């Protein structure tokens, strides 16, 4: 920086990603080189080999070969070299490994040692005399399986032991110097104590038989002084987590003395004292080697401590000492333990955390390589030997760095792949192809540096010396020495030849298409993808990124200002302690002096090297490496500065307090006292109810209630006053009187002189409920009982009612203890109300005005805030102190501790789980919220439906099939404006395959096709016969038709949730938006809200808005009045003719009417109301009046509304079938249920007879007149008419007359029977109609429900489409007759505007809570069971040091001729301590545990409805 909470927004906040890093591992892949790195796990166990030896110039002995000599020929002696073990010396305490333990002076840093040691090395001075006795090896005997051991005997030394000498050494006794202090230094002294070793080379004189002495050199040796390097000890500071570890400590703390050590010390011991440590975190527990540094980060910081370097610790586990300069000793010893191995069972052996290697563990970490050539180490005079240190090579892409897999040209943009809208696009200059190059590889050839010291030889110089010997030192030269390795490197040959993958492509995040799949398989870091068109799965093509690697996983830092020192917060998001007093601590007014701790400056020391950074150098470059510099932010010492902080002293008064004078108050605790009311008791009056509710009931009352009056009892609370009034720290405090008592305020100014603020712990106070003991108890009232309500009602309502509420004393200690706002101080515009006090002014006064201090409210500027809001009572600007927060859930839970009588409180986690949980504000939607207003919405009224029969549609059921769709309103007389066949999509059966239909190609045919006809058959179809030689032609062919074949047709198969189009609906509702401006961080708001008005966002006024668009209205059509034109088929007033009659005829245009055009209505006029407006009310005129009536017309959008079966169409599916043809059946089924209708139930009627008046339509495969037949349906008939002419066609209700007389009827017509008519190929399933007969239900319809406000409802008939006919009672139209009612807007339904609440936003058909049931997961408790750890007490007590003892043993010294004795030493024994082990009681911490507790999670389980809208009883603590 980004993604992710929302419809959207801002904020808070968590989760996640992009980066860097890695001792890595895993997956796929893998050409080369260089430099590094490589058991993070089992400090698990280890086979095998190697990793520490060396010295013959310390010593004796042995061995073999050689040389010389001797020989009794057996052999012996000597020599130089080699070799073996031994004695002896030095080393083995280094080097190498590991990180177990350790929270410690272990480490780091800086100091101290006046408390110490130091082999080898260097320097200095001094010494090195003279003796002695043993013992390994060896020999021999013996024991043992072995490992080993015993006895006896021999022998050497630089091994061992006396003696001598000995100080500048040590001890002792004095003195002095330095110092804070002497165990330092100097000095004096009687004394005492302590050394030694030789070996080799060379050599004149002298001595000696010789060896040699002697001299000399080198290497050694002894005592001492000093140095260097290395150790020991001590101290300051620094160094992880947990307080759910708060107290720890007996050698403990100190002293005196002693012991011990190289040395201080309680290190150890005896005695004495009673101390020591701890909230600045002791003790305990957990974790951990520490550091230089490494990773990350802008830094501060965080994480880490692998490689390299320093220190520490460890070496199978535990303990111990020995040797030694040095160890308590990785490749030494002893003991104990576990384990492994050998064994003859008696005993023995061993310790890879050295290098390799093995097993095991594990996700995981290499060769049982080469060499001492180099560097370094040990030993040695040296040569040299040893060296798994080291140098190399090997294995591993484990990391870093470098290189390559080719370069240039090359468009018909090849083929192939992929996609495609079929045109093409892309892969792609990519390839091919042409011309080149030669890294690397392969092969051939050449071929390093690392090597120069030491030593040898030659030469020179110096030193030593008696010496020109030797030796030492320095130098020059010569020859020799390489594991790696024939390697690096160089040259040549060859030849583009051998060398590219991995991941990703929905957003974050760079990169898109096709196919497959179909909430499957799968993906996923977060958000999330997948339910038939998936850029998200899988494959492919393409693309992006990185590249010998690429991804994944783990881990760390970063991003994360998400623990905030740098650098955060706490009114509502997580977060102010319920309130006070006050301890430690933190912080602190003005002036001045001193000090110099903090602070600042300079200098010096230190801060190892490596690393980081800079410069330069070396490998072809880089990584890597070398040199130099800088840095190492730290610590120490010295000197200086003194502003600030601190410390010490002095002073001041403004902070704080004190004294004096006033004054307000439900401040507190205790004591009295008052009236009203409720209840109860007694009595009086009085009678039938009272009470209670939405309505009731329970309850009370004739045994006298309620009501009312009088009296009494008792308890509790204090109406009015009463007020965003007062008081108090908070909780809280309210009748009145007095006494006691706390705090605050005002005035003036007395005294004190910083005495202050805050406050971890601590202490106190602390509503209600609750608890204990004892009182009290009127009213109220959990629990409980009853009555209601309800589906239930363990509730809400009602009647009762106990704890409790009250008092005293004692607990509890919580709260939405809230201003959700800690305390203190200072600063920063105001306005207004109110309470308490003071001052001033005015006024006779109630009281008013100005001002000041303190309190308490409201509004508001700046500022602030995410916003809301806050705003001198801050949430503004600052400082000081305290408390608290760090995603949600789990959970304020568990465990532990503390408190409590209990209830419970305080403190307070984790596993697991989620991608959010939240705050404020916005727009909607919704509310059993509010306001305003509409609509046949209710109401008022008329007629229906729901009951009957029938018709029709639907559900259901049935069926071979009952084809399909439509589904609340807005599906259901709907698609159907015509299902007997057809239709037809369904079923059964029969047939067919280029197809019933379209286009193209190829071939064939022209006897094909067509027409007639035969056979089988239900037909389709199959087979056959007859007729018929196609048209045009430039003779190539073309056209047409058919057959065969190929492309393809065809599908009412799926998806209306892939679509177009069309339609329904909200809704003819009055709304829906935009531009610019303005406001707001923003979503958005404003405009469109407001005041009026309208049918209307209609218009007017106002207004940070001003305009505009889609809607409304108007423009269009029909209708109502008038005028003009037109005049047949229409009309007929006047004239003429004619008839039984009729516009029948002539004629006419006047009228009606037809068709076309125009006028008319606009609140225009008058009055009133209104804001002078819009407009409303009334009136006039008018055929019509305030949109005249009706229609067409449907804004932005909603319902994934309807339709793939009207049509069109993407995708998918079928292809001898899901296509096509045919026959029959079905769509007409029927126990039921619903919708829509028709006909009725009758007298406002039925029936019979007679009589009258429409409009709008239709008609040639048609309407069909007159006439005629039939009771009728209808038949015959055919005039007229493509129609203002003819026909359908008598309209009916109505009117007149008659009849019926209240009856299941002369109502009603279902059903059934019989006989007919018509259409049609055909009326069986399954048509309509007619006639006769039959005459069912039904007597006005439960709950419920529909339509309609006027030419409307109701009622009456007529027509039309579809159609052969018709199940039409449907639908669409037409006219006839022609009402009633609307007070009104409370209620139901729908809608509009404003407002309010919201946890809703697929939006209340929303959201959401708890139990129960099921599955999974983690977790608490639990009788117990079982591990681990530390400490304590006691028992036992190995090795071993130390102490004691020592009758046994002992060469050196002493005495002694000797024997022997002594001194001294030792075995053994005893003792203190003491590891492991045992016993015991507890503690800490794991695992497990029948059962049990809650918790979390889990597409569609159960019960209810708690919460969100007044959530239907406001919610919550």
């Nucleotide at each position: 920086g980004a993604g992710u909470u929302u419809g959207a927004u801002c904020c808070u906040g968590g989760c996640u990603c992009a980066g860097a890093a890695u001792c890595a591992a895993c997956g796929c892949u893998g050409g080369c080189g260089g430099c590094g790195u490589g058991c993070c796990u089992a400090a698990c166990a280890c086979a095998u080999g190697c990793a520490a030896g060396u010295c013959g110039a310390a010593c004796g002995c042995g061995a073999g070969a050689g040389a010389g000599g001797c020989u009794u020929c057996g052999g012996c002696c000597u020599c130089a070299a080699u070799u073996g073990a031994g004695u002896g010396g030095c080393g083995a305490a280094c080097g190498g490994g590991u990180g177990a333990g350790u929270a410690a002076c272990a480490c780091g840093u800086g100091g101290g040692u006046g408390a110490c040691c130091u082999a080898c090395c260097u320097u200095c001075g001094a010494g090195u005399g003279g003796g002695g006795g043993a013992u390994a090896a060896c020999g021999u005997u013996c024991c043992g399986a072995a490992a080993g051991g015993a006895g006896c005997g021999c022998u050497a030394a630089a091994a061992c032991c006396g003696c001598a000498u000995g100080a500048c050494g040590u001890u002792c006794c004095g003195g002095g110097u330095u110092u804070g202090a002497a165990g330092a230094c100097c000095u004096g002294g009687c004394a005492a104590c302590c050394a030694a070793a030789g070996u080799c080379g060379g050599g004149g004189a002298c001595c000696g038989u010789a060896a040699g002495g002697c001299c000399u050199g080198a290497c050694g040796c002894u005592a001492g002084a000093a140095g260097a390097g290395g150790a020991g000890c001590c101290c300051g500071c620094g160094c992880c987590u947990g307080a759910u570890u708060a107290g720890c400590u007996a050698g403990u703390u100190g002293g005196u003395g002693a012991g011990g050590u190289a040395a201080u010390g309680g290190c150890u011991c005896a005695c004495c004292a009673a101390g020591g440590c701890g909230a600045c975190g002791a003790u305990c527990a957990g974790u951990a080697g520490c550091c230089g540094g490494c990773c990350u980060g802008a830094g501060a910081g965080g994480g880490c401590g692998g490689a390299c370097g320093g220190c520490c610790a460890c070496a199978c586990u535990g303990g111990g000492a020995c040797u030694g300069a040095g160890a308590c000793a990785c490749g030494g010893c002893c003991c104990a333990g576990a384990c492994u191995c050998c064994u003859a069972c008696g005993g023995g052996a061993g310790g890879c955390a050295g290098c390799a290697g093995u097993g095991g563990g594990g996700a995981a970490u290499u060769g049982u390589u080469c060499g001492c050539a180099a560097u370094g180490g040990g030993c040695g005079c040296a040569a040299g030997c040893c060296u798994g240190a080291c140098g190399a090579c090997g294995c591993a892409a484990c990391g870093c760095c470098g290189c390559g897999u080719g370069g240039a040209g090359g468009a018909u943009g090849a083929a192939g792949g992929u996609c495609u809208u079929c045109g093409g696009a892309u892969u792609g200059u990519a390839a091919a192809c042409u011309c080149c190059u030669g890294u690397u590889g392969a092969c051939c050839g050449g071929g390093a540096a690392g090597a120069a010291u030491g030593g040898a030889c030659u030469c020179c110089g110096c030193u030593c010396u008696a010496a020109c010997a030797c030796a030492g030192c320095g130098g020059a030269g010569u020859a020799a020495u390489g594991a790696c390795g024939g390697u690096a490197c160089c040259g040549g040959u060859u030849g583009a030849g051998g060398a590219a993958g991995c991941c990703a492509c929905g957003g974050c995040u760079a990169a898109c298409u096709c196919u497959g799949u179909g909430c499957c398989a799968g993906c996923a870091g977060c958000c999330g993808c997948g339910g038939u068109a998936a850029u998200a799965c899988a494959g492919a093509g393409g693309u992006g990124g990185c590249a010998a690697g690429c991804g994944u996983u783990g881990u760390u830092c970063g991003g994360a200002a998400u623990u905030a020192c740098u650098g955060g917060g706490c009114g509502u998001a997580a977060a102010g302690g319920g309130c006070g007093c006050g301890u430690a601590g933190g912080c602190g007014g003005c002036c001045u002096u001193c000090u110099a701790a903090g602070u600042c400056a300079g200098a010096c020391g230190u801060g190892a090297a490596a690393c980081c950074c800079c410069c330069a150098g070396g490998c072809u470059u880089a990584a890597c490496u070398u040199g130099g510099g800088a840095a190492c932010u730290g610590c120490g010492u010295c000197u200086g500065a003194u502003a600030c902080u601190g410390g010490a002293g002095g002073g001041c008064u403004c902070g704080a307090g004190u004294g004096c004078g006033g004054g307000a108050g439900a401040g507190g605790g205790a004591u009295g006292u008052g009236g009203a009311a409720u209840u109860c008791c007694a009595g009086g009056u009085g009678u039938a109810g009272c009470g209670g509710u939405g309505a009731a009931a329970u309850g009370c009352g004739u045994a006298g209630a309620u009501a009312u009056c009088u009296g009494g009892a008792g308890g509790a609370a204090c109406a009015c006053c009463u007020g965003u009034g007062g008081c108090g720290a908070a909780g809280g405090c309210g009748g009145c009187c007095g006494a006691c008592u706390g705090g605050g305020c005002c005035g003036g100014a007395u005294c004190c002189g910083a005495c202050g603020c805050u406050g971890a712990g601590g202490c106190g106070c602390g509503a209600a409920a609750g608890c204990g003991u004892g009182g009290g108890g009127a009213g109220c009232a959990a629990a409980c009982a009853g009555g209601a309500u309800u589906a239930g009602a363990u509730a809400c309502c009602c009647u009762g009612g106990u704890a409790g509420u009250c008092c005293a004393c004692g607990c509890c200690g919580u709260a939405a203890a809230c201003g959700a706002u800690g305390g203190g101080u200072g600063c920063u515009a105001g306005a207004u109300g109110u309470c308490g006090g003071g001052g001033g002014g005015a006024g006779c006064g109630a009281c008013c005005c100005c001002u000041u201090c303190g309190g308490u409210g409201u509004c508001a500027c700046a500022g602030u805030u995410a916003a809301c809001g806050c705003g001198u009572u801050a949430a503004g600007c600052a400082c000081c102190c305290c408390g608290c927060c760090u995603g949600g859930g789990g959970a304020g839970u568990a465990c532990g501790g503390c408190c409590g009588c209990a209830a419970g409180g305080c403190u307070g986690a984790a596993a697991c789980u989620c991608a959010a949980a939240g705050g404020a504000a916005u727009u909607g939607a919704c509310g059993g919220g509010g306001g305003c207003c509409c609509g046949c919405a209710c109401a008022a009224g008329c007629g229906g439906u729901g009951g009957a029969g029938c018709a029709u549609g639907u559900g259901g059921u049935u069926u071979a099939a009952u084809u399909c769709g439509a589904a609340g309103c807005a599906a259901c007389g709907c698609g159907a404006a015509g299902a007997a066949c057809c239709u037809u999509a369904c079923c059964u059966g029969g047939g067919u395959u280029u197809g019933a239909c379209a286009u193209g190609c190829a071939c064939g045919u022209g006897a094909a096709a067509g027409c007639c006809u035969c056979u089988g058959g239900a037909a389709a179809c199959a087979g056959g016969g007859g007729c018929c030689c196609c048209u045009c032609u430039u003779c190539g062919g073309a056209g047409c038709a058919c057959g065969u074949g190929c492309a393809c047709a065809g599908g009412u198969g799926c998806u209306g949730c892939a679509u177009g189009g069309c339609u329904g609906u909200c809704g003819u509702c009055a709304g829906c938006u935009c531009g610019u401006g303005u406001c707001g961080u923003g979503a958005g708001a404003u405009g469109u809200u407001g005041g009026g008005u309208u049918a209307a966002g209609u218009c007017c006024c106002g207004c940070a808005a001003c305009g505009a668009g889609c809607g409304c209205a108007a423009c269009c059509c029909c209708u109502g009045c008038c005028c003009c034109g037109u005049g047949u088929u229409g009309c007929u007033a006047a004239c003429g003719g004619g008839u039984a009659a009729u516009g029948c005829c002539g004629a006419g245009g006047a009228c009606u009417c037809u068709c076309g055009g125009g006028g008319g209505a606009c609140u225009g006029c008058c009055g009133g109301c209104g804001u002078c407006a819009a407009g409303c009310c009334g009136g006039a005129g008018g055929a019509a009046g305030g949109u005249g009536g009706g229609g067409a017309c449907g804004a932005c959008g909603u319902c994934a509304a309807g339709u793939c079966a009207u049509c069109a169409u993407g995708g998918c599916c079928c292809u001898u079938a899901c296509g096509c043809c045919c026959a029959g059946g079905g769509c007409u089924a029927c126990a039921c249920a619903c919708g829509u209708g028709c006909u009725a139930c009758a007298a406002u009627g039925g029936c019979c007879g007679g009589g009258a008046c429409a409009g709008a339509g239709g008609g040639c495969a048609g309407c069909g007149a007159a006439g005629u037949c039939g009771c009728a349906a209808g038949g015959c008939g055919g005039a007229g008419c493509g129609a203002a002419u003819c026909c359908c066609a008598u309209a009916a209700a109505c009117c007149c007359g008659g009849u019926c007389u209240a009856a299941g009827u002369u109502c009603g017509g279902a059903u059934c029977g019989u006989g007919g008519u018509c259409u049609g190929u055909a009326a069986c399933u399954c048509g309509a109609c007619c006639a006769c007969g039959u005459g069912a239900a039904g007597c006005c319809g439960g709950a419920a429900u529909c339509g309609c406000u006027a030419g409307u409802a109701a009622u009456c008939g007529c027509g039309g489409a579809u159609c052969a006919g018709c199940u039409a009672c449907g639908c669409c139209g037409c006219g006839g007759u022609g009402a009633a009612u609307a007070c009104g807007u409370u209620c139901c339904c729908g809608g509009g505007c404003c407002u309010u609440g919201u946890a809703c936003a697929c939006a209340c058909c929303g959201c959401c809570c708890g139990u129960c049931a099921c599955g999974c997961c983690a977790u608490g408790g639990a009788a117990g069971c079982u591990g681990g750890g530390a400490g304590c007490g006691c028992c036992c007590g190995a090795a071993g040091u130390c102490c004691g003892u020592u009758a046994c043993c002992c060469a050196a010294c002493c005495c002694g001729c000797a024997a022997g004795g002594g001194a001294g030493g030792g075995a053994g024994c005893g003792g203190c301590c003491g590891a492991a082990g045992g016993c015991g009681a507890g503690c800490c911490u794991g695992g497990u545990g029948a059962c049990u507790g809650g918790g979390g999670c889990g597409a569609a389980g159960u019960c209810g409805u708690a919460a969100c809208a007044a959530g239907g009883u406001a919610a919550c603590c």

Record summary: The RNA shown here (small-subunit ribosomal RNA) has 1517 nucleotides and comes from uncultured Pyrococcus sp. Its Rfam family is "Bacterial small subunit ribosomal RNA".